This is a predicted structure of a 277-nucleotide part of an RNA (large-subunit ribosomal RNA, domain VI) from a metagenome. The full RNA is in RNAcentral, with records from SILVA.

Context: one part of a larger RNA
RNA sequence: CGCAGGAGAUUUGCGAGGGUCUGUCCUUAGUACGAGAGGACCGGGAUGGACGCACCUCUGGUCUACCAGUUGUCCCGCCCGGGGCACGGCUGGACCGCCAUGUGCGGAACGGAUAAACGCUGAAGGCAUCUAAGCGUGAAGCCGUCCUCAAGAUUAGAUCUCCCAUCUUCGGAGGCUUGCCUCUGAAGAGUAAGACCCCUUGUAGAUUACAAGGUUGAUAGGCCGGGUGUGUAAGUGCAGUAAUGUACUGAGCUGGCCGGUACUAAUAGGUCGAGGG
Numbered sequence: 001c002g003c004a005g006g007a008g009a010u011u012u013g014c015g016a017g018g019g020u021c022u023g024u025c026c027u028u029a030g031u032a033c034g035a036g037a038g039g040a041c042c043g044g045g046a047u048g049g050a051c052g053c054a055c056c057u058c059u060g061g062u063c064u065a066c067c068a069g070u071u072g073u074c075c076c077g078c079c080c081g082g083g084g085c086a087c088g089g090c091u092g093g094a095c096c097g098c099c100a101u102g103u104g105c106g107g108a109a110c111g112g113a114u115a116a117a118c119g120c121u122g123a124a125g126g127c128a129u130c131u132a133a134g135c136g137u138g139a140a141g142c143c144g145u146c147c148u149c150a151a152g153a154u155u156a157g158a159u160c161u162c163c164c165a166u167c168u169u170c171g172g173a174g175g176c177u178u179g180c181c182u183c184u185g186a187a188g189a190g191u192a193a194g195a196c197c198c199c200u201u202g203u204a205g206a207u208u209a210c211a212a213g214g215u216u217g218a219u220a221g222g223c224c225g226g227g228u229g230u231g232u233a234a235g236u237g238c239a240g241u242a243a244u245g246u247a248c249u250g251a252g253c254u255g256g257c258c259g260g261u262a263c264u265a266a267u268a269g270g271u272c273g274a275g276g277g
Base pairs, nucleotide, nucleotide: 001152005163006162007161008160009159010158011157015149016148017147018146021049022048023047024046025045026044027043033038051106052105053104054103055102059100060099061098062097066093067092068091069090070089071086072085073084074083075082076081110144111143112142117137118136119135120134164276166189167188168187169186170185171184172183173182174181175180176179194272195271196270197269198214199213200212201211202210219265220264221263222261223260224259225258226257229253230252235248236247237246238245239244
């Protein structure tokens, strides 16, 4: 920009893409078959491998604004207690998130048309013949069925719902009372439903888009409570010459997690958007 007014939703599916894998074991059955050795078709069940999709309850990684320990050095005047730098200095843990080695699920079943092949009926050619007319069976393959996208599918689809028929200027036609009325075309303006800008953001994300919100509000921050993690803070008392231990004390601190709360910020506002061949 289009989709013959303008919007908000829900959809159909032209078409396109993905997927399509396979082992072992049990049973049927030591049956059919076979002198024996051996050893099935068909059918039923169980459990794997690789691959794919999703997820984080478990297991396990990581977790650079979490907690603790600790070395060297510099600094906060000193002690105490802390901070900077040294690969996050190193080390031990670790919620959320992200992830696989973890968890769940998938290939199925079925239908249609077929290949090779196997048939029915059947002539040319009194027989025979699956073929010439006609009709069947038949594969991990083909087309569907399954999953995803999908109406720019210009053949631009469908359904539901919402908004209405304003005003101005110019032009054309007609009517007449000569400046009005009716019909009609073009341009423009303010609006409707609605949308966007803008702002707070994340389940989204390079930007955009998408999604949640914008005071009739829990969208983010803060605060409160909880959880989780770390592992017993500082300070004081006591014991010890001291290092240190011990009591207050499962203490103190705690990113993203869960719930709540308008304290702060989403204020105020602006722009676009129909008049219907």